[in-house]
RNA sequence: GCGGCUGAGGGGCGCUGCGACCGACCGAGAGUCGGCCAGGCUCAGCGAAACAAACGGCGCUCGCAUCGA
Numbered sequence: 001g002c003g004g005c006u007g008a009g010g011g012g013c014g015c016u017g018c019g020a021c022c023g024a025c026c027g028a029g030a031g032u033c034g035g036c037c038a039g040g041c042u043c044a045g046c047g048a049a050a051c052a053a054a055c056g057g058c059g060c061u062c063g064c065a066u067c068g069a
Base pairs, nucleotide, nucleotide: 004046005045006044007043008042009041010062011061012060013059014058015057018040021035022034023033024032025031039055
C1' cells in the first nucleotide's frame, strides 16, 4: 500500500437507481441489454467484546434524544 471477515452507526415499508457482481449479445476492443442492488461510507476489532463520532438517494411510518409552545 491492497484485500477478506466480524460488529457498530435505531427498526420497518414503498419507489427510483449509479457502481460492483451475475447473465445474454458481441465485431473480442469496448459496448449494449437484462437481473440484482441504497452501508459500496466511517469507526472498532480479527472468535471478532463494549462504546462513541461524523456521514450515507427520495418518501412514509414507528421508536429514541433534545428544544419550543

Description:
SAH (S-adenosyl-L-homocysteine) riboswitch aptamer from a Burkholderiales bacterium, 69 nucleotides, folded computationally. Its mean pLDDT, the model's own confidence on a scale to 100, is 77. NCBI's taxonomy places the organism under Bacteria, Pseudomonadati, Pseudomonadota, Betaproteobacteria, Burkholderiales.